[in-house]
Molecule: c-di-GMP-I riboswitch aptamer
Organism: soil metagenome
This record gives sequence, C1' cells and structure tokens, in this order.
RNA sequence: GAUAAAGGCAAACUCGUCGUGAGGCGGGGGCGCAAAGCCACGGGUCAGACGUAGGGUCUGACAGCCGGGCUACCGAA
Repeated sequence: GAUAAAGGCAAACUCGUCGUGAGGCGGGGGCGCAAAGCCACGGGUCAGACGUAGGGUCUGACAGCCGGGCUACCGAA
C1' cells in the first nucleotide's frame, strides 16, 4: 500500500461438539480484512463467583474493540 501478481484468513448464520457462562473447536458459509498471523502487557467489553448502602474484588473469555510487542508474501506511486 496499487484497478498489480501469487496466495491467505473467514463475519453473520447454520450443523456437530466442549463449557455454569461469556465463549472455544470442527464442517458448511462469506461480511469483510495489508497483518482479520501469534502474544492477555495496558485500556475496554462480556461471563461466573464473592461482597456492598453504594463503590468494588477475584477467576475466566474476547486478538475481527483499541493501543502495544514479535514475525511475515509482493514491490507500482
């Protein structure tokens, strides 16, 4: 980051499955993505448990919420 080339990933929904749940995994599917590759470090959102007059605390999830770290194909302006 281009009316380039070779590719890649895969939203919603759906089927199966795991989980208390958020959500994860596999098949179908394709909204989109130049890191929509990996990482839970910071913020945020969501779930569970506890607690409180209120404020909260802990555990977990989300990387396609944002920031950050590491790695990566091609090479026009």